[in-house]
Context: one part of a larger RNA
RNA sequence: UUUGGUGUAAAGAAUCUAUAGGUGGCUUUUUAAGUCUGCCAUCAAAUCCCAGGGCUCAACCCUGGACAAGCGGUGAAACUGUCAAGGACGAGUACGGUAGGGGCAGAGGGAAUUUUUGAUGGAGCGGUGAAAUGCGUAAAAAUCAGAAAGAACACCAACGAUGAAAGCACUCUGCUGGGCCGACACUGACACUGAGAGACGAAAGCUAGGGGAGCAAAUGGGAUUAGAUACCCCAGUAGUCCUAGCCAUAAAUGAUGGAUACUGGGCAUUAUGGAGCAUGUGGUUUAAUUCGAUGAGGUCCCAUGCAAUUUUGUAGUUAACGGGUUAAGUAUCCCGCCUGGGGAGUACAUUUACAAGAAUGAAACUC
Numbered sequence: 001u002u003u004g005g006u007g008u009a010a011a012g013a014a015u016c017u018a019u020a021g022g023u024g025g026c027u028u029u030u031u032a033a034g035u036c037u038g039c040c041a042u043c044a045a046a047u048c049c050c051a052g053g054g055c056u057c058a059a060c061c062c063u064g065g066a067c068a069a070g071c072g073g074u075g076a077a078a079c080u081g082u083c084a085a086g087g088a089c090g091a092g093u094a095c096g097g098u099a100g101g102g103g104c105a106g107a108g109g110g111a112a113u114u115u116u117u118g119a120u121g122g123a124g125c126g127g128u129g130a131a132a133u134g135c136g137u138a139a140a141a142a143u144c145a146g147a148a149a150g151a152a153c154a155c156c157a158a159c160g161a162u163g164a165a166a167g168c169a170c171u172c173u174g175c176u177g178g179g180c181c182g183a184c185a186c187u188g189a190c191a192c193u194g195a196g197a198g199a200c201g202a203a204a205g206c207u208a209g210g211g212g213a214g215c216a217a218a219u220g221g222g223a224u225u226a227g228a229u230a231c232c233c234c235a236g237u238a239g240u241c242c243u244a245g246c247c248a249u250a251a252a253u254g255a256u257g258g259a260u261a262c263u264g265g266g267c268a269u270u271a272u273g274g275a276g277c278a279u280g281u282g283g284u285u286u287a288a289u290u291c292g293a294u295g296a297g298g299u300c301c302c303a304u305g306c307a308a309u310u311u312u313g314u315a316g317u318u319a320a321c322g323g324g325u326u327a328a329g330u331a332u333c334c335c336g337c338c339u340g341g342g343g344a345g346u347a348c349a350u351u352u353a354c355a356a357g358a359a360u361g362a363a364a365c366u367c
Stems, first nucleotide, its partner, number of pairs: 004338003007321002012335001015199003021193003026086003031081001033080002035076002039073002042070001049065006090190001091187003095182004102176007109153001113149008124135002162167001205246006214240002219235004257334006265312002268309003272305001274302001276300001317322001340367003349360004
């Protein structure tokens, strides 16, 4: 180096964008760099290898022959590359629709909680396994009415939607990203992956300024207990919330990297599209019936295609469990990572951070 792996045994970076690089769709040419070349030339002798021979054998020596590879020619043109042209299926743009807790900002809302004011009321309340600490005649708890504050948004709600992931739900408005479908107008391989790099990244934590209802690390008290630095109870500060900036980690999980193609079925969900049926409302035409058109709602059926999401399960797959068109099946391309357990995600060093830490990351020794 070839080779083997990566759901659960060691191993998929938390996620995305993208540079270099690697890889790359169809048709027809050009070229001959890669590739191939049974032909030509060359690669001193000795050595090595093969076949003979000579020293009594062997080592050793002599004679003959190469194979393979290289370099330079000659030739081939299928494949890769290259040149040129074309095409429309990959990719994208424009157009017409469509669903959505996607994002940011602003405005509004009600229930509950706590505090507070007034009224009623008059001895308990609260809490637990049982209690006590605690609150209460300076009038608590309970009930009614008013006010204030902060945080979170019941039902709808789903195995549902959406986003790259983290995440995202009261209502309305503004701005804005992406997806999917249709039709086939345009560009014409513009693609895939992606070392470094950049962006985003729950919670906790940090800095500065606000805010502080409830909850609640720390802390205090009451219990329990042999003890109880706990579990239970009464309090309670950081924090939780907002603004601006850091931090960069999670069982950041589908413990499953991304892209493309192919490979049986069944039951479903979300929206879309097509066709049929029934009902109602408004408008137009007409003398009227009627006919035609538009919009809204409901029910049923069918269908295929696309997209996404559950589930069962065939083949094949797997050590088994299982997974199974959303593959862990069959293949191709690119990247990350793994190589016995502990020592250890430690030491040292470097980078980074305000710090806490993070990233990179050993060895001795031992089993």